[in-house]
Context: one part of a larger RNA
RNA sequence: UGACGGGGACCCGCACAAGCGGUGGAGCAUGUGGUUUAAUUCGAAGCAACGCGAAAAACCUUACCCGCUUUUGACAUAUGGAUCGAGAUCUUAGGAGACUAGGGUCGUCGGUUCGGCCGGAUCCUAUACAGGUGCUGCAUGGCUGUCGUCAGCUCGUGUCGUGAGAUGUUGGGUUAAGUCCCGCAACGAGCGCAACCCUUAUUCGUAGUUGCCAUCACGUUAUGGUGGGCACUUUACGAAAACCGCCGCUGAUAAAGUGGAGGAAGGUAGGGAUGACGUCAAGUCCUCAUGGCCCUUAUGGGCGGGGCUACACACGUGCUACAAUGGUGGUGACAAAGAGCUGCAAGUGGGCGACCACGAGCGAAUCUUAAAAAGCCAUCUCAGUUCAGAUUGCACUCUGCAACUCGAGUGCAUGAAGUUGGAAUCGCUAGUAAUCGCGAAUCAGCAUGUCGCGGUGAAUACGUUCUCGGGUC
Numbered sequence: 001u002g003a004c005g006g007g008g009a010c011c012c013g014c015a016c017a018a019g020c021g022g023u024g025g026a027g028c029a030u031g032u033g034g035u036u037u038a039a040u041u042c043g044a045a046g047c048a049a050c051g052c053g054a055a056a057a058a059c060c061u062u063a064c065c066c067g068c069u070u071u072u073g074a075c076a077u078a079u080g081g082a083u084c085g086a087g088a089u090c091u092u093a094g095g096a097g098a099c100u101a102g103g104g105u106c107g108u109c110g111g112u113u114c115g116g117c118c119g120g121a122u123c124c125u126a127u128a129c130a131g132g133u134g135c136u137g138c139a140u141g142g143c144u145g146u147c148g149u150c151a152g153c154u155c156g157u158g159u160c161g162u163g164a165g166a167u168g169u170u171g172g173g174u175u176a177a178g179u180c181c182c183g184c185a186a187c188g189a190g191c192g193c194a195a196c197c198c199u200u201a202u203u204c205g206u207a208g209u210u211g212c213c214a215u216c217a218c219g220u221u222a223u224g225g226u227g228g229g230c231a232c233u234u235u236a237c238g239a240a241a242a243c244c245g246c247c248g249c250u251g252a253u254a255a256a257g258u259g260g261a262g263g264a265a266g267g268u269a270g271g272g273a274u275g276a277c278g279u280c281a282a283g284u285c286c287u288c289a290u291g292g293c294c295c296u297u298a299u300g301g302g303c304g305g306g307g308c309u310a311c312a313c314a315c316g317u318g319c320u321a322c323a324a325u326g327g328u329g330g331u332g333a334c335a336a337a338g339a340g341c342u343g344c345a346a347g348u349g350g351g352c353g354a355c356c357a358c359g360a361g362c363g364a365a366u367c368u369u370a371a372a373a374a375g376c377c378a379u380c381u382c383a384g385u386u387c388a389g390a391u392u393g394c395a396c397u398c399u400g401c402a403a404c405u406c407g408a409g410u411g412c413a414u415g416a417a418g419u420u421g422g423a424a425u426c427g428c429u430a431g432u433a434a435u436c437g438c439g440a441a442u443c444a445g446c447a448u449g450u451c452g453c454g455g456u457g458a459a460u461a462c463g464u465u466c467u468c469g470g471g472u473c
Stems, first nucleotide, its partner, number of pairs: 008473006015464002019428005026320008034311002042053002064306007073129001077128003080124005087106008109119003131295002134293003140289002142284003145280001147278001152191006158167003171182003197272004202240007211230003216227003243266001246260005322421001326380006338369003343362002347358004387418001392413007434456007
């Protein structure tokens, strides 16, 4: 100077408290440990690993295992030689395939001084070399997590101290804030805070098509369908608007606090992006880059099959339930945000259904996905049930070379555990929690995960004694 204290003072945070809903019990999904295995590839490890890397493991992916196979190599550059038959596609034989040996069709490089002269491509041989998801994240760059969107971290000059250092940055108030005011041997400054950026909420202007329809007219079983219009809604570009600006009170005549008016919005209006100096030799050599080390007929390359999907068990994260605020049947309105040509598919017909056949329209404010779900009516009457749906059998559908290991879905049948969950523990302060559905990325197929979107829509906060974390002295 820091760090720490079951030392003190002050302050803050869903930290406790007050509430609401969960997890921990059940079944299943998923990740991990362990065990098993030829292999169950590797990494991540308290918070800050465990629905994490992985926004998609049947093959591929794939790094693992077994077997087959290859050696200048799947890929790059250079030297020497040969060729200009490069390439695309179909096909025969052997083979699990890689690969090997043939056949057919299409096609047959550019410039040019016309010289294989220049460039380019393919092949052969040899050598330099390629290659490595091999090791070291404790050799590194870059990127990331975390304390923490916490309010801090520093510097120049001056002053004080022998010096390490101190001062400034402490103090009195105030703030979300080292925010601001006042004081002060300090005076200034920088990185942070805030603001500038995006978005939501209000109004105005401009612009009306694919959007809208108040007025006028036409037409329809019906519909902005048509003429017409741009008023409204809306879209997207610009502007305005909020600043404690105004008034009262408190305060030190300050900073500010508090109540009110006006206002779409009031004291940072809500949300996002934005993460100081640093900490954890935190994470990543398997995104990429890279030092060193190691392999070089293999630790490189290709292929078929298997594995990553195993299963006495343990843990994390979720989904579905245990029912009447419910189940089933019927009825029937109202969203937002997205996506769409290898695509979204209306509609018609077939099928109990998954789906199939034909297929309008739409590269989309035009067409499609699209049905929103909650709501209302009837019924069931407290049961392991008309709850719950695991498991299993049979029959199918779809994707795809291919669903055995190991996909998703449908119908019929089957109908397990489960009657609200011990100790313990998590999230959330408002359009939030809870609840309801919708979409997208990945993607041939596969979503209870992830990322978004809107609908309905609460309870509680006395307070800071205590628990945890943080800040200042």

This is a predicted structure of a 473-nucleotide part of an RNA (small-subunit ribosomal RNA, 3' major domain) from an uncultured bacterium. Rfam family: Bacterial small subunit ribosomal RNA. Its family is annotated with structural constituent of ribosome and ribosome in the Gene Ontology. The full RNA is in RNAcentral, with records from ENA.